The RNA shown here (transfer RNA) has 72 nucleotides and comes from a Candidatus Pacearchaeota archaeon.
The source organism's lineage runs through Archaea, Nanobdellati and Candidatus Pacearchaeota.
Its Rfam family is "tRNA".
The RNAcentral record of the sequence draws on ENA.
The prediction has a mean pLDDT of 82.
RNA sequence: GGUCCUGUAGUCCAAUGGCUAAGACGCAUCCCUGACUUGGAUGAGACCGAGGUUCAAUUCCUCGCAGGACCA
Numbered sequence: 001g002g003u004c005c006u007g008u009a010g011u012c013c014a015a016u017g018g019c020u021a022a023g024a025c026g027c028a029u030c031c032c033u034g035a036c037u038u039g040g041a042u043g044a045g046a047c048c049g050a051g052g053u054u055c056a057a058u059u060c061c062u063c064g065c066a067g068g069a070c071c072a
Base pairs, nucleotide, nucleotide: 001071002070003069004068005067006066007065010025011024012023018055027043028042029041030040031039048064049063050062051061052060
């Protein structure tokens, strides 16, 4: 330098263009306990950035950024 793949809570991981963005771990509060690691309830927390297509974009397209694989 070229081709391809990936990017979603602190971490991991879903989503067939449409309904409150699902779940696990973790975190906070409360309950339980003499106390706590366990157990129960509740809650906070995310779509890499910009543009385009569309009535509607996490999803499709373009460019950029970051990471990865391969080739040279």